[in-house]
RNA sequence: GGUCCCGUAGUUCAACGGAUAGAAUAGAAGUUUCCUAAACUUUUGAUGGCAGUUCGAUUCUGCCCGGGACUAC
Numbered sequence: 001g002g003u004c005c006c007g008u009a010g011u012u013c014a015a016c017g018g019a020u021a022g023a024a025u026a027g028a029a030g031u032u033u034c035c036u037a038a039a040c041u042u043u044u045g046a047u048g049g050c051a052g053u054u055c056g057a058u059u060c061u062g063c064c065c066g067g068g069a070c071u072a073c
Base pairs, nucleotide, nucleotide: 001071002070003069004068005067006066007065010025011024012023013022018055027043028042029041030040031039048064049063050062051061052060
């Protein structure tokens, strides 16, 4: 350089093109406990960027950014 794959909460993963983007775990607060842990309740937090298609985009298309696999010199 070429081909291909991936990018969503701190982390691991979901989400026919259509509901308020969900769960687990982590964080915070509370209940309980002499204290801690555990358990239970509540709560915070995310679609890599810019365009395009569409009534509607996490999803489809293009470019860019980042990561990875294979391959060539």

This is a predicted structure of a 73-nucleotide RNA (transfer RNA) from Bacteroidetes bacterium ADurb.Bin141. Its Rfam family is "tRNA". It is annotated as a transfer RNA. Rfam links the family to the GO term triplet codon-amino acid adaptor activity. The prediction has a mean pLDDT of 80.